[in-house]
RNA sequence: GCCCCCGUAGCUCAGCAGGAUAGAGCGGUCGCCUCCUAAGCGACAGGUCACUGGUUCGAAUCCAGCCGGGGGUG
Numbered sequence: 001g002c003c004c005c006c007g008u009a010g011c012u013c014a015g016c017a018g019g020a021u022a023g024a025g026c027g028g029u030c031g032c033c034u035c036c037u038a039a040g041c042g043a044c045a046g047g048u049c050a051c052u053g054g055u056u057c058g059a060a061u062c063c064a065g066c067c068g069g070g071g072g073u074g
Base pairs, nucleotide, nucleotide: 001073002072003071004070005069006068007067010026011025012024013023019057028044029043030042031041032040051065052064053063054062
C1' cells in the first nucleotide's frame, strides 16, 4: 500500500434485507426491605448511534469520504 472486521449509555454488548418514543446487563442516584450492611425488589438519570457529507418522505441501519482500533497479505 491493498483486503476484511469493529466503533451505539461510565463499562460489556444487542439492534444493521431502512419505519413507529434507541435497548439489555453491569455500574450510578433515590426509595422499599433490614437493628445496620450486603443481598433482593422498584423507580429514575445517563446516548449529537466515532466524525463529515450524500441518497430517501424517513438512516444506528444504505452509499462515499475521513479518523481510531484489531486481523490478514505483498
Molecule: transfer RNA
Organism: Clostridiales bacterium